[in-house]
């Protein structure tokens, strides 16, 4: 250098053009327990890795860049 696959709350993830991005964990109030685990109920937490196009509409298609993880030289 050059090809392939990937980037979503703190993690892991689902979701491939159209309703208010899904779920487990993990955080936080509360009920329960003498207490604590555990189990209930409830809420914060995401501008979808950046920038532009395409389209009525983009997390999803196209392009450029950065990033990671393989292969090739």
């Nucleotide at each position: 250098g050059g090809g392939u696959u990937c980037g979503u709350g703190g993690u892991c993830u689902a979701g491939u053009g159209g309703u208010u991005a899904u779920g487990a964990c993990g955080c936080g109030u509360c009920c329960c327990u003498u207490a604590c685990a555990a189990g209930g109920a409830c809420g914060a937490g995401g501008u979808c890795g950046c920038c532009a196009g395409u389209u009525c509409g983009a997390a999803u298609c196209u392009g450029g860049c950065c990033g990671a993880a393989c292969c090739c030289a």
Transfer RNA from Halanaeroarchaeum sp., 73 nucleotides, folded computationally.
Its Rfam family is "tRNA". The family's RNA type in Rfam is transfer RNA.